[in-house]
RNA sequence: GAUGAACGCUGGCGGCGUGCUUAACACAUGCAAGUCGAACGAACCCUUUCGGGGGUGAGUGGCGGACGGGUGAGUAACGCGUGAGGAUCUGCCUACAGGAUGGGGACAACGGGGAGAAAUUCCUGCUAAAACCCAAUGUGCCGAGAGGUGAAAUAUUUAUAGCCUGUAGAUGAGCUCGCGUCUGAUUAGCUAGUUGGUGGGGUAAGAGCUUACCAAGGCGACGAUCAGUAGCUGGUCUGAGAGGACGAUCAGCCACACUGGGACUGAGACACGGCCCAGACUCCUACGGGAGGCAGCAGUGGGGAAUUUUCCGCAAUGGGCGAGAGCCUGACGGAGCAACGCCGCGUGAGGGAGGAAGGCCUGUGGGUUGUAAACCUCUUUUCUCAGGGAAGAAGUUCUGACGGUACCUGAGGAAUCAGCAUCGGCUAACUCCGUGCCAGCAGCCGCGGUAAGACGGAGGAUGCAAGCGUUAUCCGGAAUUAUUGGGCGUAAAGCGUCCGUAGGUGGUUACAAAAGUCUGUUGUUAAAGCCCACAGCUCAACUGUGGAUCGGCAAUGGAAACUGUGUGACUUGAGUGUGGUAGGGGUAGAGGGAAUUCCUAGUGUAGCGGUGAAAUGCGUAGAUAUUAGGAAGAACACCAGUGGCGAAGGCGCUCUACUGGGCCAUAACUGACACUGAUGGACGAAAGCUAGGGGAGCGAAAGGGAUUAGAUACCCCUGUAGUCCUAGCUGUAAACGAUGGACACUAGGUGUUGGCCGUAUCGACCCGGUCAGUAUCGAAGCAAACGCGUUAAGUGUCCCGCCUGGGGAGUACGCACGCAAGUGUGAAACUCAAAGGAAUUGACGGGGGCCCGCACAAGCGGUGGAGUAUGUGGUUUAAUUCGAUGCAACGCGAAGAACCUUACCAGGGAUUGACAUCCUACGAAUCCUCUUGAAAGGGAGGAGUGCCUUCGGGAGCGUAGAGACAGGUGGUGCAUGGCUGUCGUCAGCUCGUGUCGUGAGAUGUUGGGUUAAGUCCCGCAACGAGCGCAACCCUUGCUAUUAGUUACCAGCACUUCGGGUGGGAACUCUAAUAGGACUGCCUGUGAAAGCAGGAGGAAGGCGGGGAUGACGUCUAGUCAGCAUGGUCCUUACGACCUGGGCUACACACGUGCUACAAUGGCAGGUAUAACGCGUCGCCAACCUGCGAAGGUGCGCUAAUCGCUAAAAGCCUGUCCCAGUUCAGAUUGUAGUCUGCAACUCGACUACAUGAAGUUGGAAUCGCUAGUAAUCGCAGAUCAGCACUGCUGCGGUGAAUACGUUCCCGGGUCUUGUACACACCGCCCGUCAAACCAUGGGAGUAAGUUGCACCCAAAGACGCAACGCUGCGCCAAUGCGGCUUGUGUUUAAGGUGUGGCUCAUGACUGGGGUU
Repeated sequence: GAUGAACGCUGGCGGCGUGCUUAACACAUGCAAGUCGAACGAACCCUUUCGGGGGUGAGUGGCGGACGGGUGAGUAACGCGUGAGGAUCUGCCUACAGGAUGGGGACAACGGGGAGAAAUUCCUGCUAAAACCCAAUGUGCCGAGAGGUGAAAUAUUUAUAGCCUGUAGAUGAGCUCGCGUCUGAUUAGCUAGUUGGUGGGGUAAGAGCUUACCAAGGCGACGAUCAGUAGCUGGUCUGAGAGGACGAUCAGCCACACUGGGACUGAGACACGGCCCAGACUCCUACGGGAGGCAGCAGUGGGGAAUUUUCCGCAAUGGGCGAGAGCCUGACGGAGCAACGCCGCGUGAGGGAGGAAGGCCUGUGGGUUGUAAACCUCUUUUCUCAGGGAAGAAGUUCUGACGGUACCUGAGGAAUCAGCAUCGGCUAACUCCGUGCCAGCAGCCGCGGUAAGACGGAGGAUGCAAGCGUUAUCCGGAAUUAUUGGGCGUAAAGCGUCCGUAGGUGGUUACAAAAGUCUGUUGUUAAAGCCCACAGCUCAACUGUGGAUCGGCAAUGGAAACUGUGUGACUUGAGUGUGGUAGGGGUAGAGGGAAUUCCUAGUGUAGCGGUGAAAUGCGUAGAUAUUAGGAAGAACACCAGUGGCGAAGGCGCUCUACUGGGCCAUAACUGACACUGAUGGACGAAAGCUAGGGGAGCGAAAGGGAUUAGAUACCCCUGUAGUCCUAGCUGUAAACGAUGGACACUAGGUGUUGGCCGUAUCGACCCGGUCAGUAUCGAAGCAAACGCGUUAAGUGUCCCGCCUGGGGAGUACGCACGCAAGUGUGAAACUCAAAGGAAUUGACGGGGGCCCGCACAAGCGGUGGAGUAUGUGGUUUAAUUCGAUGCAACGCGAAGAACCUUACCAGGGAUUGACAUCCUACGAAUCCUCUUGAAAGGGAGGAGUGCCUUCGGGAGCGUAGAGACAGGUGGUGCAUGGCUGUCGUCAGCUCGUGUCGUGAGAUGUUGGGUUAAGUCCCGCAACGAGCGCAACCCUUGCUAUUAGUUACCAGCACUUCGGGUGGGAACUCUAAUAGGACUGCCUGUGAAAGCAGGAGGAAGGCGGGGAUGACGUCUAGUCAGCAUGGUCCUUACGACCUGGGCUACACACGUGCUACAAUGGCAGGUAUAACGCGUCGCCAACCUGCGAAGGUGCGCUAAUCGCUAAAAGCCUGUCCCAGUUCAGAUUGUAGUCUGCAACUCGACUACAUGAAGUUGGAAUCGCUAGUAAUCGCAGAUCAGCACUGCUGCGGUGAAUACGUUCCCGGGUCUUGUACACACCGCCCGUCAAACCAUGGGAGUAAGUUGCACCCAAAGACGCAACGCUGCGCCAAUGCGGCUUGUGUUUAAGGUGUGGCUCAUGACUGGGGUU
């Protein structure tokens, strides 16, 4: 785009068309083929002037029922289409010619009688004709001829009609042939009247059409036969065309008429509304018998997604009959139903902004619906009513179903009239709400798991419009079967290789003819349709008239270039000859040495062998090792080479025989002999099979030993088939260059093999040329890319083979081959939306290279065992609030849960609220007392009259009231902001321009060095730049300058001996500003960058430490810090209060502390810090207490006073290796402090008690120098509670690093990849379960078809005794008919046996999906 459509929603009108695609299923009822009295005789009716006239109509007779109408079952065929042909017939019609003479006997109707339920029928009697018969005539026909055969009908109105014969024509029909006409080879052979001939028969006519005999033919790979499907065509739809699909309506042909068979009549039939027979079905019946055939028009049932009225009329057109009038006509003309289709028209037009109301959205400003509406003006197509009113009618009259229709006029009034689908992309059109992987959508991709432009609704928009969508089907796009117009190295696809038949294709030249080819003319290709023009309905659809092309077939002229054909010639293709040449080419025979194993003998002794390590195994009965001799079988080291040969498979010691092919040179011979190659044939690795040999080594199976969770494996020890030979079979391989063969053309460079020539040489080399092979790089070109590139995957020609999404499946079935294994050929159902190729970037690898890191190693100290602190899990609970969960949660949020905190639980009470803003009213605010209660809260009483003021009032606070609202640590960190962790302080991450690539992308950023570093240098199709690195910042280490109190004190003075005082400004220190380090210098090395060493220096190669964290990843963490969208709660999920809980405790884990002791514990003495903090505070000194602490109280808002004692250390003493003078848990008693309050549940003190624990399994953590280890001090939080946590501070102060193999993590280059959620990936098979389709299957059932036999209706054709009968005859012979009998043929039926197809089947096989 289209449709004979259907379904859903909707529906105003008109015109023109169309309407059972399914059950060729069954049909009630009515109608669809009759007509003629001018062919005939009766009968009846009407009328009459009684002469007759008119009419009806059964029967005889004529013509027509072979047309018209329906359907598409069958048919793959001369059925159809197209074009030819000759052996035929043709009623009615036309033309011409001729003719119609004389006779005859019947049968219906009718009358009478009979049978039957009926349908129907029998007997008998009468009768007419244009019915029937005989004779005559006779152009004609048959026959070589003789001869034979053979017609007629009349009627009346007297002019016609009809009749017979013949010849022509027209029309119609029959027959034959060429060409064309679907699929299957898993259908390859078919055929006996079959093919042909002769004789007979037969037909309208040719013919095996039929029959007898004779011959053995005919068809088929150019697809016979068989099977499936199908009416064919003009045309219709689509397409640029070529094509593809279809064959409704209209038209031509064919076939069919309930199913099968058959003939009769006739001009024509083997006959839709005729006959006979058989069968199925339906109906009637008195059970004896009968009737029927809608695939005619309506209509009914049924089937189905689905297809109309039991209408009107013969007015028109056409048909039958008739002289005509006329009759008949479900053909036809019309109307009805159906948006089923095409075409046309309408549902109003112009104006109208406060852009009304309402709806929807919203950033709350507005936007949109929207000039849309309202409102004003106008019109009347349509509608309603009224009036008029056709053409269609020919044939002067008459005749209109449609139809009071079309059309015309007038009136009325915007009046009666819009839906459907879609809005994620393709694809025009977007928002809100609801829902929450549900409900649903979906043509493909795909949407939906709480912010859905995709579901449902709404608003809006888009598209089409009396329709719009959906479904089904066809063509297109699809170059996706490729003739036009595709491919085959890796995506599907080159047969394993060659030989060769048919076929296809084919070198140069001359002539001929003209098959192909080109061209002219003629015929035909029906009409309709398509196309063009014009015309008619108001336009259009529709219709009419005229015109035209291409193409096909046939006939007939012409041309001769090309192809084909014929004849002749040629040599370049091909082949032959001659002369050389290389070779693991093939077959057979002979020979050889090394090695291996075995046997014999010697020497010799305890192991050998084997592996990652072992063991099985061999060995004291003497192995392995070694020496000598012998035997056997198999394979042939070095040479050996992208070297050689062969068609491929393949071929490797040497020699011999036989033999195939190649290459080079030459140019003697043949003269296109060529190329390819369906079917066919030959060869064809390994494994395997059959038979017979052989058997050293190796070695499936098998046994044993190991490994392992297992190990039917990899490794080891044995070892049978086999491997080898002979004869046969098999016929497959990643049989690969994944690349069919032949020929020609199209740059080169380099290597190598074989030959020849030249140069050179004495010669061989070398060098140059050429032919043939082989390999590599590469131009043009090709290619999706990879790549190929004179050995093409380039450019062309010819031939063959093969492909058409993945899976199912190289499976099933069938067939062929094979001894078997199996091979060849080779589907479908079903299922998926992909499967696949090449390349790119990542990620990954028990891949590779390089490099780094307390990563390992080297060390030191821990954890894991004990007790305890703390956090977590789990469990428990009314609640044990919540969050954090590998590294990167677990002494984390929490820098401090007795109440509070607090978010949890139980109970109590309140509801504009504990907190904010607004309104109204009242009251100053505020404070005190009593009572009730656990408290919150409730009740009662009292004190108190403030500030500003323009005197109206106002500010602030409290109480009460109503509503807006407050409030939420409720949910969502997967809606978010911000902040943070982690990879990782790892060295990376990118951009612009350019270049390369079809592109993704690459290059830069890779490479060579170097660095802590993408740090720097060099090179380079790159050149630059940005974020990171480094530096700039802070701190620490050295120095200088400045300053000198509260810090300092060298020298001076005083001194109560304390920097206490005066003084000093040197030192320390404080805290501001500067300097200093840059590979700057030297040596070596290097191209440079740099590196190594040295000097100087407080410091040396980044001096130490910190802050600083690229692009990004982890949908990392946090809605409970804060902020915040959507959502949820609102007398509660908000707020208040009391009490409880967060502190529970069979258990498990993490992180710490204290220990297990003598490098120690205890006691006494004694020395030395730094960071910090302090007025609701730090607290000196003194007194009391064993002590925690209490009392009293100086100083200090701090370099001034206080916390403040530092501890380890050092000195002295004691303990003597033990569960202790170690360790300190636990428990008891008595206290101290904070605080409303220490019961759940604080810290501390004293006395008493004195548990486990004697250095910790597997495993695991930190640290590279002022570090680890060890020692104490301070602070935050804080009423109190922490030497066990955290953040800081200082004191003492080590060991080790060979090195980068390994573990972990990271960077970079490269490689493989079927991964991309990226290896925590992907993914294979069994098993289990469900469902689906399918193969096999003892069989069962059905359809169809072949063959054989039996029975055999009707009919036709033969034959025939009897019977009946006609004609004829003197009689006989004769010519016929009917009945009957019989033969041939044969439908249906029956029996048997095959083929094919479909269905079904216990059980069973695999397959697919989940």